[in-house]
Context: one part of a larger RNA
RNA sequence: CCGUGGCCAAGGAACUAGGCAAAAUUGACCUGUAACUUUGGGAAAAAGGUUUCCAUAGCGAUAUGGACGCAGAGAAGUGGCCCAGGCGACUGUUUAGCAAAAACACAUGGCUUUGCGAAAUCGCAAGAUGAAGUAUAAGGCCUGACACCUGCCCGGUGCCGGAAGGUUAAGAGGGGACGUUAUCGCGAGAGAAGCGUUGAAUCGAAGCCCCGGUAAACGGCGGCCGUAACUAUAACGGUCCUAAGGUAGCGAAAUUCCUUGUCGGGUAAGUUCCGACCUGCACGAAUGGUGUAACGAUCUGGGCGCUGUCUCGGCCACGAGCUCG
Repeated sequence: CCGUGGCCAAGGAACUAGGCAAAAUUGACCUGUAACUUUGGGAAAAAGGUUUCCAUAGCGAUAUGGACGCAGAGAAGUGGCCCAGGCGACUGUUUAGCAAAAACACAUGGCUUUGCGAAAUCGCAAGAUGAAGUAUAAGGCCUGACACCUGCCCGGUGCCGGAAGGUUAAGAGGGGACGUUAUCGCGAGAGAAGCGUUGAAUCGAAGCCCCGGUAAACGGCGGCCGUAACUAUAACGGUCCUAAGGUAGCGAAAUUCCUUGUCGGGUAAGUUCCGACCUGCACGAAUGGUGUAACGAUCUGGGCGCUGUCUCGGCCACGAGCUCG
C1' cells in the first nucleotide's frame, strides 16, 4: 500500500450523477391497519406488544406467582418502510459473451383472405404442412387487460367493384412494295406463275386511362385581415386556398426550440420533482386518445428509520505485496 472481514466519539446523506456500497429491518404469536379499488385486493400496509427458566393449577392450550442475565426468535439463516409521478395492465420473453427495459409477447378489439383438392406455405414434380381441421375454422396485418371513447378527409397511393368508350402484345390478316426470271424487246427496259423478303388497313385479352366504393387501408387533417362602452382579448365578420382543414380528451409532456416559460407547492437555498396555465417550434384519437386498482431486480422526485457514503479519519484480524532470512 492492496484485498476480505470486524469495531468506532459527536454529527447523520453534509458524500455522490444517484444513499452506489454498507448499515438498518427480519422468525413466531397477539393487537392493529389508511388513501384508493376492477370489492378480489391494497396488507406482512403502517404502527405497537410478547418471546428464557422454575413452582403451582389444568389432560392440554394456558393462567397465576417467582428467578437470572447487557441480551430469552440469546448462534446461523431470515422483509427496511412510506408518499407522489412517468411508462407498460398483469404472470411471462429477449440482445448465449457490455443493454432485462418503457422493447417483444399477451388475453381483448378490429380489418382482411379463404366454401375445402380452401386460402396461405415448401417443392421442378409427385407430394407435404394447413388438418385427420371446415368460417365459433385457418392464414395475413394492426391494436394491446379494464373503463369512457375512437371525430373530419377517398384529391394522391393501395385494394375492391364496373365494363360503354380510348390505348394495347403475341397471334390472325394480307392491300401494296421488293428480289429472282420463263417470256417479250435491237436496246433501254418490261415482266406471268412459282419461290423468297417485307408488310398497310382490319380483328385481338388483361392491364392502364376512365366510372364508382373503401381510412381499426398507406396516409392527410390551412393562411391573412378586421371587430365589443378603459385596456386587453375576440363569441362575430370578410377574404384566399384545400380532398378535408385537428373534434373529444390531453398539453413546457419519454413530445416545448425560445426555456431554468409563468404561477403555486416542497427546501434556508430546487435547471430535477409535483399541481396548474396554454403562447402545442413540432400532442391527438386501434402508427389508438384519455384515465386506471393491482403488478415491476423499471425510471423520476420527496420523506422516516439507519448507518464510516461523508465531516475525517482511527484501530483490529486474516491474506497478498514489500523488507530480512